[in-house]
RNA sequence: AACUUUUAAAUGGGAGAGAGUCGCAAGCAUAGAAAUAUGUGAGGCGGACACCGAAGGCGCAACCGCCCCGGAAACGCUCAGGUAAAUGGACCGUUUAAAAGAA
Numbered sequence: 001a002a003c004u005u006u007u008a009a010a011u012g013g014g015a016g017a018g019a020g021u022c023g024c025a026a027g028c029a030u031a032g033a034a035a036u037a038u039g040u041g042a043g044g045c046g047g048a049c050a051c052c053g054a055a056g057g058c059g060c061a062a063c064c065g066c067c068c069c070g071g072a073a074a075c076g077c078u079c080a081g082g083u084a085a086a087u088g089g090a091c092c093g094u095u096u097a098a099a100a101g102a103a
């Protein structure tokens, strides 16, 4: 030096569940002289319901520790988040850098 662990960055992969429903409009289209009416409105705002679980959060616990206290999950809850695509996404791979260990 190679190697291992942790952290950070880049990059690739990455599941589940309503493109639901109701209301309100912006916008667009059509008719009309106009007021207005009809349709649309996967995006915006709000409501009710159903569901998911892998951002985060909370809870219990095997287990661990410096042990009358604390840490702790991919388990549970679903506050938050999410339920076409996009975004996000625990976790995993590769590369780089730093720190520590090791020989």
Base pairs, nucleotide, nucleotide: 003101004100005099006098007097008096009095010094011093012092013091018049021047022046023045024044027040028039029038030037031036050083051082052081056079057077058076059075063071064070065069
Glycine riboswitch aptamer from an uncultured Caulobacterales bacterium, 103 nucleotides, folded computationally. Rfam family: Glycine riboswitch aptamer. Rfam links the family to the GO term glycine biosynthetic process. It was read from a public genome assembly, where an Rfam model found it. The coordinates come from a structure-prediction model, not an experiment, and the mean pLDDT is 79.